This is a predicted structure of a 72-nucleotide RNA (transfer RNA) from Schistocerca americana. It matches the Rfam family "tRNA". By type it is a transfer RNA. Its mean pLDDT, the model's own confidence on a scale to 100, is 83.
[in-house]
RNA sequence: GCCUUCUUAGCUCAGUGGUAGAGCACUGGUCUUCUAAAUCAGGGGUCGUGAGUUCGACCCUCAAAGAAGGUA
Numbered sequence: 001g002c003c004u005u006c007u008u009a010g011c012u013c014a015g016u017g018g019u020a021g022a023g024c025a026c027u028g029g030u031c032u033u034c035u036a037a038a039u040c041a042g043g044g045g046u047c048g049u050g051a052g053u054u055c056g057a058c059c060c061u062c063a064a065a066g067a068a069g070g071u072a
Base pairs, nucleotide, nucleotide: 001071002070003069004068005067006066007065010024011023012022013021018055026042027041028040029039030038049063050062051061052060
């Protein structure tokens, strides 16, 4: 240089056209002498960036950026 994959909550990841979710973490309640555990509830997202297609985009297309792998 070329090819492929990835970028979604604090972390690890689902979601493949129709109002964005789980586990862990965090906060509060219950329980406990206290802590932990258990249990209930809650907060937290311009879906990495910019454009396009579409009635409608996390999802399809393009561009640039970053990360990983492959290749002479």